């Protein structure tokens, strides 16, 4: 210098004017509303994000349910740790990729049991499978014979080779054999035992019998976790109208059913009582939080403790904007709605640090 890799930072700046929302202080005491309650002016001060997003996990908080335990259902799934908790994070193990820095992994159990393995193929899990093939050593028969044996048939033996398949019951080689075969041996893979190291996942060594297919994002087994709904949660306040209960008064009426009577249903005025409703009001709701920043101690780290300091949007039709001037690197994705911890997704340009590889120079 180039190419890469990991972790970050920033998210136009400065000033002026006008405007909008919250808070505090002062002024005003009128207006809106049935009520509850709300509204004005001036000054000062505060006013979006790293993702405020998706609403995918985990919590706080609220209401409902709940003695306790179990089943069912759901979730998680290598090990150790962190945390309020998690499916998150950190450090490792194993596997995969990369020359490397580094990245990625739905990574418990297939020796509890069951199921499935299409097509092809003789055989697809059962100490399987003779389609082509290899072998006639032993046994029986026939023929030949130089009497050693040779040829053929039968009875059989064989998973080494071919073929099918994603997969054919360990692989390669030597020995062995009639031909073969872990039948024997060496190395490799796998499985199990032992020893050593590690908290552990696991690793290394050694021994053994020679071998045990895949699939659990199939049922299932094992271990652990798990009640439901969500701020339109929920709490409080309050009318009119309608409706419910009671008392008093008036009339003995009026209306419906019916031809009429009886019967039955509805119906007046005043007062009192308690309950419910409405996207009505107040609270929940942002002065206190698993809070931010700095520093220090512990830890590889995630994180935790101590000390100091700060208060940092809070609306409810929903504020966070507009104009002008100057500057340059010419400004991406995008807008809070109960609150936190994560994950995921979007993101222009600029920029910092560590590390890796290549080239050149000294």
């Nucleotide at each position: 210098c180039g190419a890469g890799u990991a972790a970050g930072u920033u998210a136009g700046a400065u000033g002026a004017u006008c405007g909008c929302g919250g808070g505090u202080a002062c002024c005003a005491u009128a207006c809106c509303g049935a009520a509850a309650g709300g509204u004005g002016g001036u000054a000062c001060u505060c006013g979006a994000g790293g993702a405020a997003a998706g609403u995918c996990c985990g919590a706080g908080c609220u209401c409902c349910a709940u003695c306790g335990g179990g089943c069912a259902g759901g979730g998680u799934g290598c090990u150790g740790g962190a945390u309020a908790a998690c499916g998150u994070c950190c450090a490792g193990u194993g596997g995969a990729g990369g020359c490397g820095a580094c990245u990625c992994c739905a990574a418990g159990g297939a020796u509890a049991g069951u199921g499935c393995c299409a097509c092809a193929g003789a055989c697809a899990u059962g100490u399987a499978g003779a389609c082509c093939g290899c072998c006639u050593a032993a046994g029986u028969c026939u023929g030949g014979u130089u009497a050693g044996c040779c040829a053929g048939a039968c009875c059989g033996g064989c998973a080494a080779g071919g073929a099918u398949g994603g997969a054919a019951c360990g692989g390669u080689g030597c020995g062995g054999u009639a031909a073969g075969a872990g039948c024997g041996c060496a190395c490799c893979a796998g499985c199990g035992g032992c020893u050593a190291g590690g908290c552990g996942a696991c690793u290394a060594g050694u021994c053994g019998g020679c071998u045990a297919g895949g699939u659990a994002a199939a049922c299932c087994c094992c271990a652990c976790c798990u009640g439901g709904a969500g701020c339109a949660a929920g709490a409080c306040c309050g009318a009119a109208u309608a409706g419910g209960g009671g008392a008093a008064c008036a009339a003995u009426g009026g209306g419906g059913c019916g031809g009429c009577c009886c019967g039955u249903c509805c119906u007046g005025u005043u007062c009192c009582c308690g309950g419910g409703u409405u996207a009505g009001g107040u609270c929940g709701c942002g002065u206190u939080g698993a809070g931010g920043c700095g520093u220090u101690a512990g830890g590889c780290a995630a994180c935790u403790g101590g000390c100091g300091u700060c208060c940092c949007a809070g609306a409810u039709a929903g504020a966070u904007g507009a104009u002008c001037a100057u500057c340059c690197a010419a400004g991406a994705c995008a807008g809070a709605a109960c609150u936190c911890g994560g994950c995921u997704u979007a993101c222009a340009g600029a920029u910092u640090u560590g590390c890796u590889c290549g080239c050149a120079u000294u």

A computed fold for a 362-nucleotide RNA from Peptococcaceae bacterium 1198_IL3148, annotated as Bacterial RNase P class A.
It matches the Rfam family "Bacterial RNase P class A". Rfam links the family to the GO terms tRNA processing, dimeric ribonuclease P complex and ribonuclease P activity. By type it is a ribozyme.
NCBI's taxonomy places the organism under Bacteria, Bacillati, Clostridia, Eubacteriales, Peptococcaceae.
Its mean pLDDT, the model's own confidence on a scale to 100, is 77.
It is recorded under the gene name rnpB.